Background:
The RNA shown here (Glycine riboswitch aptamer) has 89 nucleotides and comes from an Acetobacteraceae bacterium. Model confidence (mean pLDDT): 79 of 100. NCBI's taxonomy places the organism under Bacteria, Pseudomonadati, Pseudomonadota, Acetobacterales, Acetobacteraceae.
[in-house]
RNA sequence: CCAUCCCGCGCGGGAGAGAGCGGCAUCGCCGCCGCCGAAGGCGCAACCGGCCCCCGGAAACGCUCAGGCAAAAGGACCGCGUCAGGGUU
Numbered sequence: 001c002c003a004u005c006c007c008g009c010g011c012g013g014g015a016g017a018g019a020g021c022g023g024c025a026u027c028g029c030c031g032c033c034g035c036c037g038a039a040g041g042c043g044c045a046a047c048c049g050g051c052c053c054c055c056g057g058a059a060a061c062g063c064u065c066a067g068g069c070a071a072a073a074g075g076a077c078c079g080c081g082u083c084a085g086g087g088u089u
Stems, first nucleotide, its partner, number of pairs: 003089001005087003008082006018033001020032005034069003040065001041063003047057004
């Protein structure tokens, strides 16, 4: 300096479910009931791997602790950009 991979950052797209009831110091908080799953977390075993009947990794599956249920914010995931951001080979 170049390339690959993994992240970080920026931009764009991005679902679901009550604008529920009540109280208060009111756009927020708390309590109650009903719901959602795509931050995170946990679990099974679908799947993958190995020194193979044991061990490891593990989902968009399951659970809803957390979070969310008008808008805003957030948001798994996808695309583009960035080395004048970082790391590995």